[in-house]
RNA sequence: ACUGCCGAAAGGCAAAGCCAGGGAAACCUGGCGGCGCAAAGUCAUGGGUCUAAAAUCACGAUUUAUUUUGUGGUCAGGAUCGCCAGACUGACGAA
Repeated sequence: ACUGCCGAAAGGCAAAGCCAGGGAAACCUGGCGGCGCAAAGUCAUGGGUCUAAAAUCACGAUUUAUUUUGUGGUCAGGAUCGCCAGACUGACGAA
C1' cells in the first nucleotide's frame, strides 16, 4: 500500500412509538426516543414495494347542459436508497 470486515476505541446515523408542522395519501421535516447500521453517506438510474390528488373508464343520482356529485376500477411525473441492484464518495485498524 492492497484485500478484508472479527473485536475494541473515538466520532456518526437513527427503527418503532409519542408530540408539533407539511401533504389528498404514501410519506416527509423538527423535538423526544433508540430497534438496529461500516456505508442506515449521496444519487430514484434498473427492478420491487407503497400511495392515487389530478386524469380517465363504468355505474348511479342530479342539471337547461357536454353541469354537479357519489361509489368502484385503471393509472406515477408522487413516495421509499433502513427492499435489492448499480454509480460516486468514505472513518478506525487487530489477526
The prediction has a mean pLDDT of 80. c-di-GMP-I riboswitch aptamer from a Chloroflexota bacterium, 95 nucleotides, folded computationally. The source organism's lineage runs through Bacteria, Bacillati and Chloroflexota. Its Rfam family is "c-di-GMP-I riboswitch aptamer". About the family: GEMM was predicted in a large-scale screen for bacterial structured RNA regulatory elements.